[in-house]
RNA sequence: GUUGCAGGCCGGGUGACCGCGGGCCGGCGACAGCCGGUCCGAGGAAAGUCCGGACACCGAAGGGCAGGACGCUGGGGAAAUCCCAGGCGGCGAAAGCCGACGGAAAGUGGCACAGAAAGGAGACCGCCGGCAGCGAAAAGCUCUCGCGAGACGCUGACGGUAAGGGUGAAAAGGUGGGGUAAGAGCCCACCAGCGUCGUGGUGACACGACGGCUUCCAAACCCCGUCCGGUGCAAGGUGAAGCAGGCUCCGUCGACGCGGCCCGCCGAGGAGCCGGGUACACCGCUCGAGCCACCGGGAGACCGAGGGCCUAGAGAGAUGGUCACCCUCGACAGAAUCCGGCUUACAGGCCUGCUACCGAA
Numbered sequence: 001g002u003u004g005c006a007g008g009c010c011g012g013g014u015g016a017c018c019g020c021g022g023g024c025c026g027g028c029g030a031c032a033g034c035c036g037g038u039c040c041g042a043g044g045a046a047a048g049u050c051c052g053g054a055c056a057c058c059g060a061a062g063g064g065c066a067g068g069a070c071g072c073u074g075g076g077g078a079a080a081u082c083c084c085a086g087g088c089g090g091c092g093a094a095a096g097c098c099g100a101c102g103g104a105a106a107g108u109g110g111c112a113c114a115g116a117a118a119g120g121a122g123a124c125c126g127c128c129g130g131c132a133g134c135g136a137a138a139a140g141c142u143c144u145c146g147c148g149a150g151a152c153g154c155u156g157a158c159g160g161u162a163a164g165g166g167u168g169a170a171a172a173g174g175u176g177g178g179g180u181a182a183g184a185g186c187c188c189a190c191c192a193g194c195g196u197c198g199u200g201g202u203g204a205c206a207c208g209a210c211g212g213c214u215u216c217c218a219a220a221c222c223c224c225g226u227c228c229g230g231u232g233c234a235a236g237g238u239g240a241a242g243c244a245g246g247c248u249c250c251g252u253c254g255a256c257g258c259g260g261c262c263c264g265c266c267g268a269g270g271a272g273c274c275g276g277g278u279a280c281a282c283c284g285c286u287c288g289a290g291c292c293a294c295c296g297g298g299a300g301a302c303c304g305a306g307g308g309c310c311u312a313g314a315g316a317g318a319u320g321g322u323c324a325c326c327c328u329c330g331a332c333a334g335a336a337u338c339c340g341g342c343u344u345a346c347a348g349g350c351c352u353g354c355u356a357c358c359g360a361a
Stems, first nucleotide, its partner, number of pairs: 001357002004354007012326007020041009043332001047343002050341005055232004067228005072086005087101001088099004102223002107221002109217002124165002126161004131156005140147002173191006192214001194211007236283004245274006252268003256264002290309003295304003327330001
């Protein structure tokens, strides 16, 4: 220098004027608000709403059934389908990347199509054996008979065989050798897998020795372990005009009981009190598992101590416009209760570390 890989960061800049949302201060006010000053005002993903929480209400939120999610090991974290480190498997020349990665020796079940056969398998072609039937030759030897020789071939049923062909995603461990009528873990060596033992490691697991001979599927049911009550800020709370309705009271009126009064009861009127939800206003609402650099611990995720900072909070919903200058001419996109993650989108640029190759000293 080229190449690839990993991690981190930025996401047009500066100035002026005007405008918009909010906090604080001051002034005015007819108490509706208005004016002035000052400060703050979108993102790395604010997005998808896919996980996990905080918070709030539902009665209690504790146990169980059902259902669901997750699933190597150790650590971190409030938790997580999160993060770090490690193991194993796959990919890559490497740096490195990817993985729902518990259990098939508990049970049930499955392997479409093709193929003869799909798990204690299987004989379609092929190979081999003896049997039966049919056919059947030469060179050569020999005086002749004859020997060669019923060798061999074809067909058939029977048996053996998992080497070879063919089918398939997969054909019952792989390769090589021995062995055999032909074959076969039948035997042997090496390799893969499994089991037992030993050693190392916290562990996943690794390595070694020995043993016999060994399919796959749990993103099939299932088993084991851990976790999960529901609804989401339109949660929810407070104030409150008016209205429905309820309760209490009355030197009032009427009806009924009654001859009349008291009294009771019903209705009307008046007064007082209560009053769910809604409009509206306020709260929830932005100080929080917060941010910044530094120090210490740790391999890292992360943790700890002290210091500094306050950084949108609307409610039809602000974050914009104009002008000037500059540059590499600007991508994806826009808060709505908050936080931790994951995923997806993204013009272009910067920094650090590493791999491989080339060159120079």